Transfer RNA from a Candidatus Pacearchaeota archaeon, 71 nucleotides, folded computationally.
RNA sequence: GGGUCUGUAGUGAAAUGAUAUCAUAUCGGUCUCCAGAACCGCAGUUGGGGGUUUGAUUCCCUCCAGGCCCA
Numbered sequence: 001g002g003g004u005c006u007g008u009a010g011u012g013a014a015a016u017g018a019u020a021u022c023a024u025a026u027c028g029g030u031c032u033c034c035a036g037a038a039c040c041g042c043a044g045u046u047g048g049g050g051g052u053u054u055g056a057u058u059c060c061c062u063c064c065a066g067g068c069c070c071a
Stems, first nucleotide, its partner, number of pairs: 001070007010024004018054001027041004047063005
């Protein structure tokens, strides 16, 4: 330099245009002498910008970051 893939909660992952979900962690509660385990509950997330659309995590463009291959 060229090609290709990925970017979603603290972490790991779902969601093929229609209220962003699950697990785990954190926090609160029940239980316990205390802690742990178990159970219940809250909060928290679509890399930035632009476009298409009634509506975008999803489709398009661009930028940024990272992985892999070729040179």
The RNAcentral record of the sequence draws on ENA.
Lineage of the source: Archaea > Nanobdellati > Candidatus Pacearchaeota.
Rfam family: tRNA. Rfam classes the family as a transfer RNA.